[in-house]
RNA sequence: CUACCCGUGGCACAGCUGGAUAGCGCGCAAGACUCCGACUCUUGAGGCCGUAGGUUCGAAUCCUAUCGGGUAGG
Numbered sequence: 001c002u003a004c005c006c007g008u009g010g011c012a013c014a015g016c017u018g019g020a021u022a023g024c025g026c027g028c029a030a031g032a033c034u035c036c037g038a039c040u041c042u043u044g045a046g047g048c049c050g051u052a053g054g055u056u057c058g059a060a061u062c063c064u065a066u067c068g069g070g071u072a073g074g
Stems, first nucleotide, its partner, number of pairs: 001073007010026002013023001019057001028044005050066005
């Protein structure tokens, strides 16, 4: 320098061919249970999807640029 892949709550991921309130597990908080904890159960908070544009009635999902990480090649 070129090509490809990844970038979604604190962490690990899902979201398949655009469709409408973005999910799951762990973790966190509160409550129940308990003599107190742990376990278990219930409820809840937390993300607008790396960033910026574009296409579209509608974008995490398509296009462009760019940033970070990785792989391969030179």